[in-house]
Predicted 3D model of a 73-nucleotide RNA (transfer RNA) from Cyanidium caldarium.
RNA sequence: GGGGGCAUAGCUUAGUUGGUAGAGCGUUGCCUUUGCAAGGCAGUGGUCAGCGGUUCGACUCCGCUUGCCUCCA
Numbered sequence: 001g002g003g004g005g006c007a008u009a010g011c012u013u014a015g016u017u018g019g020u021a022g023a024g025c026g027u028u029g030c031c032u033u034u035g036c037a038a039g040g041c042a043g044u045g046g047u048c049a050g051c052g053g054u055u056c057g058a059c060u061c062c063g064c065u066u067g068c069c070u071c072c073a
Stems, first nucleotide, its partner, number of pairs: 001072007010025004019056001026044006049065005
């Protein structure tokens, strides 16, 4: 330098024939206990890496950029 892949909540991640962004863990409050753990109930969560384009509408399609992984030279 070139090819391919990945980037979504604090962490691990699901989600694409384009149509309201989900789960588990975590965390907060309450209940339960003499206390802790476990359990139950109710909350808490996201500029979907960034910029631009297509579209009535983009996490999803297209281009570029950034970071990481991998292959070739």
The gene name in the source record is trnA-UGC.
The sequence is in RNAcentral, with records from ENA.